[in-house]
């Protein structure tokens, strides 16, 4: 160094106004984007100027949690699982740069992404720490 394994800590953001007998649910204007990856982006460093190492860069691309539903006493297995186009630059862009659009569990209520609830839960995962075996 690197793989397994242990522990611990961390791990979701958003609303105002109008109408009404009631609606943060409708209507108009907002606003919000979990988690690895990919990526030509921006920074710092090093360079033998070719490059190179970190850090950072997608809600609609890849894989993934969450939720829901069946099965099971449980662990835990099956399954479900939302949305983007067009220009442009280029040797390449679904990711850059301009537009313009789209999309978001369940239960509760005047029909909810943003209020309340399950949840002081889980959990993709992320750091830290320590020992042990390869």
């Nucleotide at each position: 160094a690197u793989u397994g394994u242990g522990u611990u800590u961390c791990a979701g953001g958003g609303g105002u106004g109008g109408u009404g007998a009631a609606a943060u649910u409708c209507c108009a204007c907002a606003c919000c984007g979990g988690a690895g990856g990919u990526g030509a982006u921006u920074a710092u460093g090093c360079u033998g100027c070719g490059g190179c190492a970190u850090a950072u860069a997608a809600g609609u691309c890849c894989u993934c949690g969450a939720c829901c539903g069946c099965a099971g006493a449980a662990a835990u297995g099956c399954g479900c699982u939302g949305a983007u186009u067009c220009g442009g630059u280029g040797a390449a862009a679904a990711u850059c740069c301009g537009a313009a659009a789209c999309c978001g569990a369940c239960g509760g209520u005047a029909a909810a992404g943003u209020c309340c609830g399950g949840a002081c839960g889980g959990a993709a995962g992320a750091a830290a720490c320590g020992a042990c075996a390869g």

The RNA shown here (FMN riboswitch aptamer (RFN element)) has 134 nucleotides.